Source information: Small-subunit ribosomal RNA, 5' domain from a Candidatus Saccharimonadota bacterium, 479 nucleotides, folded computationally. The coordinates come from a structure-prediction model, not an experiment, and the mean pLDDT is 88. It matches the Rfam family "Bacterial small subunit ribosomal RNA". The sequence was found in a public genome assembly.
Context: one part of a larger RNA
RNA sequence: GGAUGAAUGCUGGCGGCGUGCCUAAUACAUGCAAGUCGAGCGGAAACACCUAGGGUGUCGAGCGGCGGACGGCUGAGGAACACGUGGGAACACACCCCAAAGUGAGGGAUAAGCACUCGAAAGAGUGUCUAAUACCGCAUAUGAUCUAAGGAUUAAAGCGUUUACGCGCUUUGGGAGUGGCCUGCGUCUGAUUAGAUAGUUGGUGAGGUAAUGGCUCACCAAGUCGACGAUCAGUAGCUGGUUCGAGAGGACGAACAGCCAGACUGGAACUGAGACACGGUCCAGACUCCUACGGGAGGCAGCAGUAGGGAAUCUUUCACAAUGGGCGAAAGCCUGAUGGAGCAACGCCGCGUGCAGGAUGAAGGUCUUCGGAUCGUAAACUGCUUUUAUUAGCGAAAAAUAUGAUUGUAACUAAUGAAUAAGGGUCGGCUAACUACGUGCCAGCAGCCGCGGUCAUACGUAGGACCCAAGCAUUAUUC
Numbered sequence: 001g002g003a004u005g006a007a008u009g010c011u012g013g014c015g016g017c018g019u020g021c022c023u024a025a026u027a028c029a030u031g032c033a034a035g036u037c038g039a040g041c042g043g044a045a046a047c048a049c050c051u052a053g054g055g056u057g058u059c060g061a062g063c064g065g066c067g068g069a070c071g072g073c074u075g076a077g078g079a080a081c082a083c084g085u086g087g088g089a090a091c092a093c094a095c096c097c098c099a100a101a102g103u104g105a106g107g108g109a110u111a112a113g114c115a116c117u118c119g120a121a122a123g124a125g126u127g128u129c130u131a132a133u134a135c136c137g138c139a140u141a142u143g144a145u146c147u148a149a150g151g152a153u154u155a156a157a158g159c160g161u162u163u164a165c166g167c168g169c170u171u172u173g174g175g176a177g178u179g180g181c182c183u184g185c186g187u188c189u190g191a192u193u194a195g196a197u198a199g200u201u202g203g204u205g206a207g208g209u210a211a212u213g214g215c216u217c218a219c220c221a222a223g224u225c226g227a228c229g230a231u232c233a234g235u236a237g238c239u240g241g242u243u244c245g246a247g248a249g250g251a252c253g254a255a256c257a258g259c260c261a262g263a264c265u266g267g268a269a270c271u272g273a274g275a276c277a278c279g280g281u282c283c284a285g286a287c288u289c290c291u292a293c294g295g296g297a298g299g300c301a302g303c304a305g306u307a308g309g310g311a312a313u314c315u316u317u318c319a320c321a322a323u324g325g326g327c328g329a330a331a332g333c334c335u336g337a338u339g340g341a342g343c344a345a346c347g348c349c350g351c352g353u354g355c356a357g358g359a360u361g362a363a364g365g366u367c368u369u370c371g372g373a374u375c376g377u378a379a380a381c382u383g384c385u386u387u388u389a390u391u392a393g394c395g396a397a398a399a400a401u402a403u404g405a406u407u408g409u410a411a412c413u414a415a416u417g418a419a420u421a422a423g424g425g426u427c428g429g430c431u432a433a434c435u436a437c438g439u440g441c442c443a444g445c446a447g448c449c450g451c452g453g454u455c456a457u458a459c460g461u462a463g464g465a466c467c468c469a470a471g472c473a474u475u476a477u478u479c
Stems, first nucleotide, its partner, number of pairs: 001479004006475005013351006019344002021309001026307003030304003035066003040063002043059002047057003073262003083186006091179003096175008104138001106136002113128006143154004158167004188234003195225003200222008237259004241252004264285005287298004315341001317340003323337001324335004354384004364375004389416005398406001423468005428449003434463005444451002
């Protein structure tokens, strides 16, 4: 000198674009953050209309489907195929696209409902009734799977309407993209950590998986790793990148983007195309809450917000108008993703706080050798301008044809009137900028050298000057 997710002190006019718990992965009041489909189903709790019939619009709860594995948050753990990069073979795939074939005939239940029962509640149970794109046989088999090549096994669901179309369903092949797995190389510190390892290393066989594999198991062999640093310990999410530097290189990994990991702590599986699942389930634990003491409920590292911790980090805001996502044939519904607004000089950038003239060089302050010098064209005063400000008017784009939260916003026009707007640090040398007074090794200053003990350009105050400027300094970290 540069940089910062900064903080602190003094000060503070505006705008644009960004950024904003780095600490306690501490505990959380309250509200919201994942639903949707009546064109799958039986139906009708509520509302509206009515021809009084669930008839119509609709639709709570329920069965069923799809989605809750995305999006959002955080960085605790992890030194590892976690990440980065380059290869590889033994794999899977809901929705989407292409192609081929099919979609026949049946069955038994069950929720909701109704009637009861238990319970403080959460909730649970009994009887009975009913439906389906829920569930289960039968038929068929282009195909597909297995095969000892003889054969064996294997599907399906309907709904809507303009009545010949649309949306579906089943099986198979391909694609797209996504994911799982293996591997070369790279990836912090410590030897005051030198030996480590028994499923350990390999083989055979089996099990398991979508798939390879000690992944698991039985048996067999005795291997395997290590000074090219194993093991152990500490630290740490990784990367694209950011920052400093001429570079080499150093430091960092906030925001944005990719990947990984986690969801009160530990463990486990279920469902599913996909999870061993943040706002699912079960078990255990700690904590908090309710209770009729029998038993229950909860999980903000989602958005706001609260307490606590801390030097320190925002609103319990608006809207689904745009972009995107889920569901739906659609209308649409949901969306604290997102788009906006709010707060904060936290950062970067831009603008302003006037411009020109104006000397008897006013008054006043300070200094003085008492002559004067300086603040200083600075002010007053005269003329001008209106960025900004205030008021009024007009008024977009972002939206396709309709729909605008932002928002009567941006921009534009007019009027008013210099009107609303300057501070901070420093002045001994390094280092740009000096005098007076006060103090008297005191009070104090200080980045280093060092100042202060009665003549202090170094302390304090004043005048003046210098440097930056809506900022200026200090502290911290880093180059």